[in-house]
RNA sequence: CGUGCAAGUUGUCUUGUCGCCUUAGUGAUUUUCGAAUAACUGGGGAGGAAAGUCCGGGCAACAUAGAGCGCCAUACUUCCUAACGGGAAGGCUUUUUACUGGAGACGGUAAAAAGACAGCUAGUGCCACAGAAAACAAACCGUCCUGAUAGCUUUCUAUCGGGAUAAGGGUGAAAAGGUGGGGUAAGAGCCCACCGCUCCGACAGUGAUGAAGGAGGCAUGGCAAACCUUAUGGGUUGAAAGAUCAAAUAGGCCCCGGGCAAAGAGCUGCUCGUUCGAUUCUUACUUUUCGAAGUAGGAUUCCGGGGUGGGUAGAUCGAUAGAGUUCUGGUGUGAAUCAGAAUCAAGAUAAAUGACAAGAAUCCCGAUUUAUCGGGAUACAGAACCCGGCUUAUAGACUUGCACUUUUU
Numbered sequence: 001c002g003u004g005c006a007a008g009u010u011g012u013c014u015u016g017u018c019g020c021c022u023u024a025g026u027g028a029u030u031u032u033c034g035a036a037u038a039a040c041u042g043g044g045g046a047g048g049a050a051a052g053u054c055c056g057g058g059c060a061a062c063a064u065a066g067a068g069c070g071c072c073a074u075a076c077u078u079c080c081u082a083a084c085g086g087g088a089a090g091g092c093u094u095u096u097u098a099c100u101g102g103a104g105a106c107g108g109u110a111a112a113a114a115g116a117c118a119g120c121u122a123g124u125g126c127c128a129c130a131g132a133a134a135a136c137a138a139a140c141c142g143u144c145c146u147g148a149u150a151g152c153u154u155u156c157u158a159u160c161g162g163g164a165u166a167a168g169g170g171u172g173a174a175a176a177g178g179u180g181g182g183g184u185a186a187g188a189g190c191c192c193a194c195c196g197c198u199c200c201g202a203c204a205g206u207g208a209u210g211a212a213g214g215a216g217g218c219a220u221g222g223c224a225a226a227c228c229u230u231a232u233g234g235g236u237u238g239a240a241a242g243a244u245c246a247a248a249u250a251g252g253c254c255c256c257g258g259g260c261a262a263a264g265a266g267c268u269g270c271u272c273g274u275u276c277g278a279u280u281c282u283u284a285c286u287u288u289u290c291g292a293a294g295u296a297g298g299a300u301u302c303c304g305g306g307g308u309g310g311g312u313a314g315a316u317c318g319a320u321a322g323a324g325u326u327c328u329g330g331u332g333u334g335a336a337u338c339a340g341a342a343u344c345a346a347g348a349u350a351a352a353u354g355a356c357a358a359g360a361a362u363c364c365c366g367a368u369u370u371a372u373c374g375g376g377a378u379a380c381a382g383a384a385c386c387c388g389g390c391u392u393a394u395a396g397a398c399u400u401g402c403a404c405u406u407u408u409u
Base pairs, nucleotide, nucleotide: 002404003403004402005401006400007399008398009397010396012360013359014358015357016356017355018354020045021044022043023042024041025040026039028037029036030035047380051391052390054389055388056387057386058385059238060237061236062235066272067271068270069269071234072233073232074231075230076090077089078088079087080086091117092115093114094113095112096111097110098109099108100107101106118229119228123227124226125223126222127221140169141168142165143164144163145162146161147160148159149158150157151156177195178194179193180192181191182190196218197216198215199214200213203210204209242317243316244315245314252308253307254306255305256304257303258302264276265275280299281298282297283296284295285294286293287292324343325342326341327340328339329338330337331336361378362377363376364375365374366373367372
């Protein structure tokens, strides 16, 4: 220099003319005195994702917003944050590349990548096909010993049967740890050394963990984005949430339930708890201190629920000053945080934030020959209550880190 991977920033600029929304001011016209209309001047006007609607909140409503179950979500450690399934830094496991220790099994260092990273001895379940056998799991080939028969010069060979074996071979994604040696009829952790594995563990660390050293022949696998167990967390709805004012009529008609713990209000998938909760009469009986009280019914212009029908449907708020932004300094490995100063950047409501012209910038292609000409292109995309994240899309330009190749010094 180039290639690859990863992370981050940016993602057109200038001038002129006309047009749109909003806001402040000026003065004018109209006025039903609420305000409306037009003009002029100044300020502002779509993103890094505004997308997806996947998470977390702010805010609002449900009388209170409590408890249990269900259902759902998360899951290595510590820290950050309003919070999160987010972020930062680390730990462990696996993989790749380069170098390296060892006879070998197996390790070490550095960088990068992935991890949906609690638990498989609480229980249940699955692992097709192939294979002898797939977890309470094993003998197909082979190897060794032995009986019978046959052949054969003996050894030995073949067939059938019995016993032993899991070192060798085969099947498979996976087959009862591995390397080297001893031992055995042949073999096997059967025994030994080493590696691996399990347990204990001085010491180090906030912690996950690491680890000197020690003990043990030691392990019948994998899957929990399988059911499940454990721990932690979670009211619901959502700006078309909601609030206020105005207008309107047929406050019509029908049905059901209701009387003091009683219908209903009941936020939520269910249950429970707390709280609120209805006017006026009348009939019969009993009691009576002659005021009235109690029991059982009935009605109602009373309380509540449901259906049907008709009428009205405009305006304002919510709605943009906030877990805000920028700069400087301190603390911290970092995410962030503390202090000071400065600053205010759309608020539409059928939905504005634009159109045209000229030039520039960047990129691509061609010609030409060394610096010009011509042509083309300029990505993804459009606020609608707000904020913090995640995911997805993105022409081009720039910056940083790591790895590798080549060249030069």
A computed fold for a 409-nucleotide RNA from Algoriphagus sanaruensis, annotated as Bacterial RNase P class A. Its mean pLDDT, the model's own confidence on a scale to 100, is 76. The model forms 97% of the base pairs in the Rfam consensus. Its Rfam family is "Bacterial RNase P class A". The family's RNA type in Rfam is ribozyme. Rfam describes the family as follows. Ribonuclease P (RNase P) is a ubiquitous endoribonuclease, found in archaea, bacteria and eukarya as well as chloroplasts and mitochondria. The RNAcentral record of the sequence draws on ENA and Rfam.